Description: Predicted 3D model of a 73-nucleotide RNA (transfer RNA) from Callithrix jacchus. Lineage of the source: Eukaryota > Metazoa > Chordata > Euarchontoglires > Callithrix. Model confidence (mean pLDDT): 82 of 100. The RNAcentral record of the sequence draws on Rfam.
RNA sequence: ACCCAGAUAGCUCAGUCAGUAAAGCGUCAGACUUUUAAUCUGAAGAUCCAGGGUUCAUGUCCCUUUUUGAGUG
Numbered sequence: 001a002c003c004c005a006g007a008u009a010g011c012u013c014a015g016u017c018a019g020u021a022a023a024g025c026g027u028c029a030g031a032c033u034u035u036u037a038a039u040c041u042g043a044a045g046a047u048c049c050a051g052g053g054u055u056c057a058u059g060u061c062c063c064u065u066u067u068u069g070a071g072u073g
Stems, first nucleotide, its partner, number of pairs: 001072002004069004010025003019056001027043005050064004
């Protein structure tokens, strides 16, 4: 330089044919327990790397940019 894949909650990640983003771990509160741990219940937490475009409506489609990983030379 070229090519491919990724970026979504504090972390790991799902997200179907574009129709208002789910879960596990963690955090907080409660129940249980003599206490802790474990277990159970509940809650908060992401407008999806960034900027534009298309659309009635984009995490999702298009363009550009940033960044991570892998590959070719």